Two RNAs folded together computationally: RNase P RNA and transfer RNA, 405 nucleotides in total. Rfam match: Bacterial RNase P class A. It is annotated as a ribozyme. Gene Ontology terms of the family: tRNA processing, dimeric ribonuclease P complex and ribonuclease P activity. Model confidence (mean pLDDT): 80 of 100.

RNA sequence: GAAGCGAGCCAGACCGCCGCUGGUGCAAGGCCCGAAAGGGUGCACUGGAGGAAGGUCCGGACUGCACAGGGCGGCGUAGCAGCUAACGGCUGUCCACCGUGAGGUGAGGAUCAGAGCAACAGAGACGAGCCGAUUCAGUUCGGGUGAAACGGGCAAUCUCUACGCGCAGCAAUACCAAGUAGGCACACGUUGAUCUGGCCCGGAGAGUGUGCGGGUAGGUAGCACCGAGCCGUCGCAGCGAUGCACGGCCCAGAGGAAUGGCGGUCACGGGAGUGACUUCGAAAGAAGUCGCCCCCGCACAGAAUCCGGCCUAUCGGCUCGCUUCACAC
RNA sequence: GGGCGGUUAGCUCAGUCGGUAGAGCAGCGGACUUUUAAUCCGUUGGUCGGGGGUUCGAGUCCCCCACCGCCUACCA
Numbered sequence: 001g002a003a004g005c006g007a008g009c010c011a012g013a014c015c016g017c018c019g020c021u022g023g024u025g026c027a028a029g030g031c032c033c034g035a036a037a038g039g040g041u042g043c044a045c046u047g048g049a050g051g052a053a054g055g056u057c058c059g060g061a062c063u064g065c066a067c068a069g070g071g072c073g074g075c076g077u078a079g080c081a082g083c084u085a086a087c088g089g090c091u092g093u094c095c096a097c098c099g100u101g102a103g104g105u106g107a108g109g110a111u112c113a114g115a116g117c118a119a120c121a122g123a124g125a126c127g128a129g130c131c132g133a134u135u136c137a138g139u140u141c142g143g144g145u146g147a148a149a150c151g152g153g154c155a156a157u158c159u160c161u162a163c164g165c166g167c168a169g170c171a172a173u174a175c176c177a178a179g180u181a182g183g184c185a186c187a188c189g190u191u192g193a194u195c196u197g198g199c200c201c202g203g204a205g206a207g208u209g210u211g212c213g214g215g216u217a218g219g220u221a222g223c224a225c226c227g228a229g230c231c232g233u234c235g236c237a238g239c240g241a242u243g244c245a246c247g248g249c250c251c252a253g254a255g256g257a258a259u260g261g262c263g264g265u266c267a268c269g270g271g272a273g274u275g276a277c278u279u280c281g282a283a284a285g286a287a288g289u290c291g292c293c294c295c296c297g298c299a300c301a302g303a304a305u306c307c308g309g310c311c312u313a314u315c316g317g318c319u320c321g322c323u324u325c326a327c328a329c
Numbered sequence: 330g331g332g333c334g335g336u337u338a339g340c341u342c343a344g345u346c347g348g349u350a351g352a353g354c355a356g357c358g359g360a361c362u363u364u365u366a367a368u369c370c371g372u373u374g375g376u377c378g379g380g381g382g383u384u385c386g387a388g389u390c391c392c393c394c395a396c397c398g399c400c401u402a403c404c405a
Stems, first nucleotide, its partner, number of pairs: 001325010012266007020048007030041004050300001054311002057309005062169004069201004074165005079093005094108001095106004109160002114158002116154002126151001130143004173221004183212006194204003214404003229249005235244003268297004273292008330401007339354004348385001356372005378394005
């Protein structure tokens, strides 16, 4: 210098003006919306998208079903050891495969418990036998095909083993306000319907389901949080994931859904014009670097109860460690 | 927001326990008919939505992605 491997980071910056949407404090009287419940409005200070907020693929928190209990069934996971609230995640390591290598990938238990499958080709496809040669002797050797030819292969086929899982999901759930014809028909039901979202036991239990019809589609809490919280440490333990200690911080939150718009300066990328310099060339000209100015662009995407992961999308750029090759010393 | 289902020929759909994909309609050619329709005979047409994995072998089993569709408020 070229080509790569692994890990981490950024996702334009600053200023001004105008908005949108929360929180805290003061004020506690008025005004506005509304039928009500309830909500809004003042002043000051202050917060306001992401690494994936995404897909909804796993795992939890939370809430309800009785305090979620027993059995069968069902589903999931799978070397070994650990981390964690938990996990199908992560870490270390063994083995197998890929790569010259740094490294990467792996649903990697069991086919001496049992069952099932193997198209086409091939004499024969899971039961052993068949054909040819050979030998004292089924004694030894060979057999076109095919993924596989007598020994096994496939458990991302059933199954077995071990471990885990009750079911639903914030449109969960609780409360407030308003309103209605608290209706009709059929079916099931104390000989137990229905609920405990497969079935049985156990438990609760007098109504339940379907169709038609009627009413409201408003508000508050859940919900934004002292938390599995965030940041830092030349701290301690550990190879590491991680745990502990110490110090600091409080850090988005609506409910048709805020996080925006305009202007200026600088930075980044692309393009057009122009000037200077360098190299090549006889020249015309070509290539490169730097400067000025103009235009355009700046990815993927946007919180919706919250959190830990996985996966997928992503213009461009930066940092660190390592590998291979080439050259020089 | 949450839950669930589907994608196979031009259209509507089958496809079992993984063994190499069919049916009806449509299209094309022929027969019948003066001609058309109907009928009969023959025939064409498939990246099984896309990618990857397991397997000797995948429409089928597993994972990821794309697109389409359905259900889901409360009261009595």